């Protein structure tokens, strides 16, 4: 120098003018006002209605271990694997001796399998022969070591053993079962039997363990017009009643219609109509929910840690078509110039923008800083 891994911290800072939300006000003015992700709304959960007697089956989540937390599919220490040379990263990591099912081309043969090349012993034929034998070809058997497929071929090197092979013997690794040993566990170490079964696929269906009721602040709670529309109550009706007709108009007279239904009629009562009053759901509209909370910032104790338990102190948007903006100076930064101590320029970048409110995951994006790891060089 280079090429890498892992964490952390920042998203400038002070003035001033003019605005915009909330809040207080003595009405003069004071305060306070966007993120680490406010984002995706993927997971949890607090609250708030709905449902709700209990199991239970579907269904869905989650799946090594111990620990944390309100809780979680998070976080934290471990095991195990598997990738990197390595600092370290990744992993849905429960069962395939319950049962179904699946494995494409390719290969002989893909599960209690299989003989294509292939190696071997014997017959038999031809042929060569130094007459031991040897090459070819064919039948019968024998084998699975090499070869060849394939993602995967029924342990894997090596000795030995055979006609040629074979866990057919041995030995070390795997692997299955015992036993001791260490650890809260996951698991790990030794040690001893056994010649080797129980092949691979559960993000196949399935089991097994655990969990799990819906909707969601447009949740839900108050108050409360206007018109319509529901209940109650009380009034109203055979006449001095309405409404229409005839007329150029206006009244009178006249004609004409209308005055309901039951309780047989009459008398009364009851509905239905009409009109006043009053009460009670609902709309608009308006007020809480709404922001002091699983809260922040510091010291300390305990624990590798994540997180817990004290103590101090702080109060930090709450808006409903939806405020947190524009300009200006001054500086930290930062760039370039040069008489090295000036000058001269940038100086609100990136990503993004709160909507009931934590915990987390994730995706976006600018720049510093610190730990470590590998490679080359020089000392």
């Nucleotide at each position: 120098g280079g090429a890498g891994a892992g964490g952390u911290c920042c998203a400038g800072a002070c003035g001033g003018u003019c605005g915009c939300u909330c809040c207080c006000u003595u009405c003069g003015g004071g305060g306070a006002g966007a993120g680490g992700a406010a984002a995706g709304u993927c997971c949890g959960a607090a609250c708030u209605c709905c449902c709700a007697c209990g199991a239970g089956c579907a269904g869905c989540a989650u799946g090594c271990u111990c620990g944390c937390c309100a809780a979680c599919a998070g976080c934290g220490a471990g095991g195990c694997g598997c990738g990197g040379c390595g600092a370290c990263g990744c992993g849905a990591c429960g069962g395939a001796a319950a049962g179904u099912g699946c494995a494409a081309c390719a290969g002989a043969g893909a599960a209690c399998a299989g003989a294509c090349c292939g190696c071997c012993u014997g017959g038999c034929g031809u042929u060569c022969u130094u007459c031991g034998g040897g090459a070819c070809g064919u039948c019968c058997g024998g084998c699975a070591a090499g070869g060849g497929u394939g993602a995967a071929a029924c342990g894997g090197u090596g000795c030995g053993g055979u006609a040629a092979g074979a866990g057919c013997g041995c030995a070390c690794c795997g692997c299955a079962c015992c036993g001791c040993c260490g650890g809260c566990g996951a698991c790990g170490g030794c040690g001893g039997u056994g010649g080797c079964a129980c092949g691979g696929c559960a993000a196949a269906c399935c089991c097994c363990a655990u969990g799990c009721g819906g909707a969601g602040c447009a949740a839900g709670a108050c108050c409360a017009a206007a018109u319509a529309g529901g209940g109650a109550a009380g009034c109203g009706g055979a006449a001095c009643g309405u409404g229409a007709g005839c007329c150029g108009c206006u009244c009178g007279u006249c004609u004409c219609a209308c005055a309901c239904g039951c309780c047989g009629c009459a008398a009364g009562g009851c509905g239905a109509c009409g009109c006043u009053u009053c009460c009670g759901g609902g709309u608009a509209g308006g007020u809480c929910g709404c922001u002091c909370g699983a809260g922040g910032a510091c010291c300390c104790c305990g624990g590798c840690a994540a997180c817990g338990a004290g103590g101090u102190u702080c109060c930090c948007a709450g808006a409903g078509g939806a405020a947190u903006g524009a300009c200006c100076g001054u500086u930290a930064c930062c760039u370039g110039c040069c008489u090295c101590g000036g000058c001269a320029g940038g100086g609100a970048c990136a990503c993004a923008g709160a909507a009931c409110u934590c915990g987390g995951c994730u995706u976006a994006c600018g720049g510093g800083c610190c730990u470590c790891u590998c490679c080359g060089u020089c000392u």
This is a predicted structure of a 379-nucleotide RNA (Bacterial RNase P class A) from a Thermoanaerobaculia bacterium.
A source record names the gene rnpB.
The source organism's lineage runs through Bacteria, Pseudomonadati, Acidobacteriota and Thermoanaerobaculia.
It matches the Rfam family "Bacterial RNase P class A". Rfam classes the family as a ribozyme.
The prediction has a mean pLDDT of 78.